The prediction has a mean pLDDT of 79. A computed fold for a 133-nucleotide RNA from a sheep gut metagenome, annotated as FMN riboswitch aptamer (RFN element). It matches the Rfam family "FMN riboswitch aptamer (RFN element)". Rfam links the family to the GO term FMN binding.

RNA sequence: UUUUUCGGGGCAGGGUGAGAUUCCCGACUGGCGGUGAGGGCUUUGUUUACAGGGCCUCAAGUCCGCGACCCGCCUAUGGCGGCUGACACGGUGAGAUUCCGGGACCAACAGUAGAGUCUGGAUGGAAGAAAGA
Numbered sequence: 001u002u003u004u005u006c007g008g009g010g011c012a013g014g015g016u017g018a019g020a021u022u023c024c025c026g027a028c029u030g031g032c033g034g035u036g037a038g039g040g041c042u043u044u045g046u047u048u049a050c051a052g053g054g055c056c057u058c059a060a061g062u063c064c065g066c067g068a069c070c071c072g073c074c075u076a077u078g079g080c081g082g083c084u085g086a087c088a089c090g091g092u093g094a095g096a097u098u099c100c101g102g103g104a105c106c107a108a109c110a111g112u113a114g115a116g117u118c119u120g121g122a123u124g125g126a127a128g129a130a131a132g133a
Stems, first nucleotide, its partner, number of pairs: 001133006013025003027117002029107002031066004038057008061105002070082005087103001089101003109120003
């Protein structure tokens, strides 16, 4: 550089109503990359302790960055730009927004009784991951 494959989850049960998986009680879900004080194996200095190295595996919805959606412009199967949600407290400790604890909060557009969860654009696209040439 190129080809192929992969690449998003979720309203149980109940209330009101003519009608709601949309309201109310309650339940449930968490894309991609990074960031570790997680777990396992192993090894060096060395007497324990302590300090360091290597490999494997796992790791944040709310930290950093990205994607989807939406908007604008253009030379328009595309390109560029814009927009882009939400966390505090307590504990341990030298060190934690990632560990432990209980609690809180967030989630595009269109449709429809008002939707993170239903249906639809979408048998789409993409952050990216893996394999091959």